[in-house]
Record summary
The part of an RNA shown here (large-subunit ribosomal RNA, domain IV) has 328 nucleotides and comes from a soil metagenome.
Context: one part of a larger RNA
RNA sequence: CGAUGUUGAAGGAACUCGGCAAUCUGCCUCUGUAACUUCGGGAUAAAGAGGACUUCUUUCUACGCAAGUGGCGAGAAGUGGCACAGACCAGGGGGUGGCAACUGUUUAACAAAAACACAGGACUCUGCGAACUCGGAAGAGGACGUAUAGGGUCUGACGCCUGCCCGGUGCCGGAAGGUUAAGGCGAGGAGUGCAAGCUCUGAACCGAAGCCCCGGUAAACGGCGGCCGUAACUAUAACGGUCCUAAGGUAGCGAAAUUCCUUGUCGGGUAAGUUCCGACCUGCACGAAUGGCGUAAUGACUUCCCCGCUGUCUCCAACAUCGACUCA
Numbered sequence: 001c002g003a004u005g006u007u008g009a010a011g012g013a014a015c016u017c018g019g020c021a022a023u024c025u026g027c028c029u030c031u032g033u034a035a036c037u038u039c040g041g042g043a044u045a046a047a048g049a050g051g052a053c054u055u056c057u058u059u060c061u062a063c064g065c066a067a068g069u070g071g072c073g074a075g076a077a078g079u080g081g082c083a084c085a086g087a088c089c090a091g092g093g094g095g096u097g098g099c100a101a102c103u104g105u106u107u108a109a110c111a112a113a114a115a116c117a118c119a120g121g122a123c124u125c126u127g128c129g130a131a132c133u134c135g136g137a138a139g140a141g142g143a144c145g146u147a148u149a150g151g152g153u154c155u156g157a158c159g160c161c162u163g164c165c166c167g168g169u170g171c172c173g174g175a176a177g178g179u180u181a182a183g184g185c186g187a188g189g190a191g192u193g194c195a196a197g198c199u200c201u202g203a204a205c206c207g208a209a210g211c212c213c214c215g216g217u218a219a220a221c222g223g224c225g226g227c228c229g230u231a232a233c234u235a236u237a238a239c240g241g242u243c244c245u246a247a248g249g250u251a252g253c254g255a256a257a258u259u260c261c262u263u264g265u266c267g268g269g270u271a272a273g274u275u276c277c278g279a280c281c282u283g284c285a286c287g288a289a290u291g292g293c294g295u296a297a298u299g300a301c302u303u304c305c306c307c308g309c310u311g312u313c314u315c316c317a318a319c320a321u322c323g324a325c326u327c328a
Stems, first nucleotide, its partner, number of pairs: 001323008010314002014312001019309001027051005036041001038157001052079007060071004080084001092307004097302002099299002104116002120155007132141003158294004163224003168221002170217005177212003183206002185202002188199002225243005252286001253283001264280005
């Protein structure tokens, strides 16, 4: 000097990215227990009291014919210790947000999460030799199932909801029309005449799907404007004009896990707050199942605050053990 433990005056998070680490708390009985809530919870909420031993009294009770021998307790008085859940074992607590409903799952060996899954919701395909998947096929799975079933995709409990756009792309439908391959058909040739076949050729004619075309469809892929003016201070613009579009973002939310400018502005908390909470709306660049907004409970998630607690720190010290170091 290091590692692992133990203890510490006064202070008590001043440490630090951050209370990381280590304390504190811890059991049983009794008292008591808030907001909120899906009425189940929240809850061991929080906050308190008691706990050993001795003697006496006593309710209840087991066995027993009885005498009696026991048991869980209650009350009273007393005894000893620094300490009575005496060691070991053994929740710190509370408050406000974000995200995800939840229990689960995951990067074996740097990520456990807000990611995945989930019950629930929706769209779509599939009538059974099903769709779909594997296979060259036979065949197999689907399923010894049958649309309350099975496959695919998206969303993700629950509550309130889920607006407008079908122009593009996709999908679905469409007995017409356009385009269009092989082929048909027609003409010619050789074939001794014919037919088939063979061969060559073609302006027009007949010829499928597809594409064009006509519709539908957004919980399909996706999209959801600009400029100018206007009200009896100012400011703002319910209102008007104009251009463009398939349609111009509705409800709700909003400096947000999204806000560049930005430490926006105001309020709260602090003596002092780029974080936090509540508002405002000027949304660089929220927005409705690529779901929107809420939400009790839950979380080794994450932000902030408070109480308690402490060697995290002010500021380090001592002790124990093991190393390092010196000598042998």
RNAcentral holds the full RNA, with entries from MGnify.
The coordinates come from a structure-prediction model, not an experiment, and the mean pLDDT is 87.